[in-house]
Annotation:
Large-subunit ribosomal RNA, domain I from Gimesia sp., 527 nucleotides, folded computationally. Rfam family: Bacterial large subunit ribosomal RNA. The sequence was found in a public genome assembly. Model confidence (mean pLDDT): 83 of 100.
Context: one part of a larger RNA
RNA sequence: GGCGUAUGGGGGAUGUCUUGGCAUCAGAUGGCGAUGAAGGGCGUGGAAGACUGCGAUAAUCUUGGGGAAGUUGUCAAACGAGCGUUGAUCCCGAGGUUCCUGAAUUAUCAUAUACUGAAUACAUAGGUAUAUGAGGCACACGCGGUGAACUGAAACAUCUCAGUAACCGCAGGAAAGGAAAGCAACAGCGACUUCGUGAGUAGCGGCGAGCGAAAGCGAAUCUAGCCUAAACCGUUAUGCUUCGGCAUGGCGGGGUUGUGGGGCUUAUCAUUGUGAAGUUACAAAACUGUUUGCUAGAAGAAUUCGUUGGAAAGCGAAACCAUAGAGGGUGACAGUCCCGUAUUUGAAAGUAAUCAGACUUCCGAUAAGUACCCGAGUAGGUCCGGCCACGUGGAAUCCGGACUGAAUCUGGGAGGUCCAUCUCCUAAGGCUAAGUAUUCUCUGAUGACCGAUAGUGAAAAGUAGGGUGACCGAAAGAUGAAAAGAACCCCUGUUAGGGGAGGGAAAGAACCUGAAACCAUACGCUU
Numbered sequence: 001g002g003c004g005u006a007u008g009g010g011g012g013a014u015g016u017c018u019u020g021g022c023a024u025c026a027g028a029u030g031g032c033g034a035u036g037a038a039g040g041g042c043g044u045g046g047a048a049g050a051c052u053g054c055g056a057u058a059a060u061c062u063u064g065g066g067g068a069a070g071u072u073g074u075c076a077a078a079c080g081a082g083c084g085u086u087g088a089u090c091c092c093g094a095g096g097u098u099c100c101u102g103a104a105u106u107a108u109c110a111u112a113u114a115c116u117g118a119a120u121a122c123a124u125a126g127g128u129a130u131a132u133g134a135g136g137c138a139c140a141c142g143c144g145g146u147g148a149a150c151u152g153a154a155a156c157a158u159c160u161c162a163g164u165a166a167c168c169g170c171a172g173g174a175a176a177g178g179a180a181a182g183c184a185a186c187a188g189c190g191a192c193u194u195c196g197u198g199a200g201u202a203g204c205g206g207c208g209a210g211c212g213a214a215a216g217c218g219a220a221u222c223u224a225g226c227c228u229a230a231a232c233c234g235u236u237a238u239g240c241u242u243c244g245g246c247a248u249g250g251c252g253g254g255g256u257u258g259u260g261g262g263g264c265u266u267a268u269c270a271u272u273g274u275g276a277a278g279u280u281a282c283a284a285a286a287c288u289g290u291u292u293g294c295u296a297g298a299a300g301a302a303u304u305c306g307u308u309g310g311a312a313a314g315c316g317a318a319a320c321c322a323u324a325g326a327g328g329g330u331g332a333c334a335g336u337c338c339c340g341u342a343u344u345u346g347a348a349a350g351u352a353a354u355c356a357g358a359c360u361u362c363c364g365a366u367a368a369g370u371a372c373c374c375g376a377g378u379a380g381g382u383c384c385g386g387c388c389a390c391g392u393g394g395a396a397u398c399c400g401g402a403c404u405g406a407a408u409c410u411g412g413g414a415g416g417u418c419c420a421u422c423u424c425c426u427a428a429g430g431c432u433a434a435g436u437a438u439u440c441u442c443u444g445a446u447g448a449c450c451g452a453u454a455g456u457g458a459a460a461a462g463u464a465g466g467g468u469g470a471c472c473g474a475a476a477g478a479u480g481a482a483a484a485g486a487a488c489c490c491c492u493g494u495u496a497g498g499g500g501a502g503g504g505a506a507a508g509a510a511c512c513u514g515a516a517a518c519c520a521u522a523c524g525c526u527u
């Protein structure tokens, strides 16, 4: 020096655990904000710091409920000074306070009204004042505007990725859509939305890669359908007037449809009652009560002995409860020790829904004639684009730009170029619940989900730290049943460390278990 064994050091793997995460389901909620939000700064305690709470009334104030013996939040124990059965602390409802910031506003924008008022006479622009509203933030979902590339096509340009990502605008608890100028096919259906199917079909496609319907059928929902414009009548304002009226605007009545409907004129009949409907479209306001939830809670069964052990819930024996043997805790594994669980039960106040009352609104039809109305720079056309599953194609339908440009029911549109026949529908105004999507947040439940290099980045945190900044971004859990956290003694280079002692089942705070690398000591063998 090497090998082996043993004993230690070192290190923090492994095992066990869980305060934290992840995912899903059901229900609720879906907003906050100029009455100043979200977010931040600074304060605030007897006491230095951090977290939490709160705001100069500052770990809180008042009040209405609940609750019951302790209590002055946490790290974090002790001290000090208090409070409390005259009901504190604590939990819930309502109110008060709420510094400086931040949309941050003595501003800006919009609308209305009034006053004023240029070039420029009237006027207009502009200005001023007042009133009302907006502005900002927020997880996803929604509608719209703008709109990529990597990629795929085994290259690449049409094409694809994809109308995706991203950005912007706007809104709601949902949004959007919606009561046929629709589908269909000689039979018919009857607003919209969503799901299943139809169907990877019909089709589109450098007919490549790929893209990809619809009708129909089955469900969800559902006693969902309505209002206007116009004709006509009345009224009012303004302007024009040949004083006869006319035009435009406002308001009221009327009217709303495709077996076409309505208006006007004439005729005939009818009418209000145990009527119908309603705050969510179809008009709209405020209120009272019922019932049921939510926001605190309450009651809640039943076991002992022996034994091992530090400790019984284990083991042995004998009992009991059960609409409760879900779960958690307790010195090891507890239906009967504790919290709970099943099951019952509860609200002064606030809030949501429900039903009822009161209240509010509404209540004609037929026949004949007439030919007055039935949404115009619209429909359609041409050229150019876009969207339709559809890439210009025979390319309809729908939308946009430019140029054009009808008809009023004997009208007009569609049925995938176009024409005829036939059929269906009635554009150019508007509103509309439910079924559907989503979850920052709240409540409950669940898991062949993770168990500290896992699971969120985070069991401590968007912290420490880095960067001028945008931004990037960690590591770090476990003494013990209980601190009983080691009094006292000794060594010493003296706040370290060690040896006794005590406590403890063990574990000594660098604390559960304590692998390997690596280091050391002792012994054996060997060179």
Base pairs, nucleotide, nucleotide: 001526002525003524004523005522006521007520008519009518015512016478017477020450021449022447023446024445025444026443027442028441030438031137032136039101040100041099042055043054044053046079049075050074051073061095062094063093064092065091066090070083071082072081108134109133110132111131112130113129114128115127116126141172142170143169144168145167146166152159156206182189183188193220194219195218196217197216203211204210225431226430227429228375232253233252234251235250236249237248238247239246240245258409260374261373262372263370264369265368266367267366268365269364273363275362276361277360278359287357288356289355291353292352293351294350295349297345298344299343303318304317305316306315307314319336320335321325327339328338329337380404381403382402383401384400385399386398390416411426412425413424414423415422465472466471485511488500489499490498491497